[in-house]
Formats: sequence, C1' cells, structure tokens
RNA sequence: GGAGCUAUCGCCCAAUAGGAGGGCACACGACUGAAGCUCGUGACGGUGAGGGUGCAAAUCCCUCUAGCUCCA
Repeated sequence: GGAGCUAUCGCCCAAUAGGAGGGCACACGACUGAAGCUCGUGACGGUGAGGGUGCAAAUCCCUCUAGCUCCA
C1' cells in the first nucleotide's frame, strides 16, 4: 500500500427477506428461621461515528474510526 472479518443494553448473544429480541445481572413478590436455589412480576437499557436512499435502515450505498487476520 491492497483485501477480508468484527463493532448491538451493565455483560454475553440473536435479528430468517428493511419494521430491535433472548439469557445473565437489577428491583419487587412467593418460598425459607435466614439466606441460597427455584418460581412469578416489573423496569431501565443498545445498533462504533457521519452522510445518502427509502414511509421506514443493525440490515442497502458512501466516507471515516477502532480491533483482528491475510497479501505485498
């Protein structure tokens, strides 16, 4: 210098073809002498950054950032 992959709640992962969900964690309750386990309920919370297309973008297009890998 060239190419590829990755980037999503506090943590770990999904998203099938454009309309963001699960587990853990957290709060409350049940259970217990108390806790743990288990069960139930609930809330908050995320698409690396900027722009474009589109009713609508994690997803499609462009640029950039960071990490990893390969080629030279």
Predicted 3D model of a 72-nucleotide RNA (transfer RNA) from Candidatus Parvarchaeum acidiphilum ARMAN-4. It matches the Rfam family "tRNA". It is annotated as a transfer RNA. Its family is annotated with triplet codon-amino acid adaptor activity in the Gene Ontology. The prediction has a mean pLDDT of 81. RNAcentral holds the sequence, with entries from Rfam.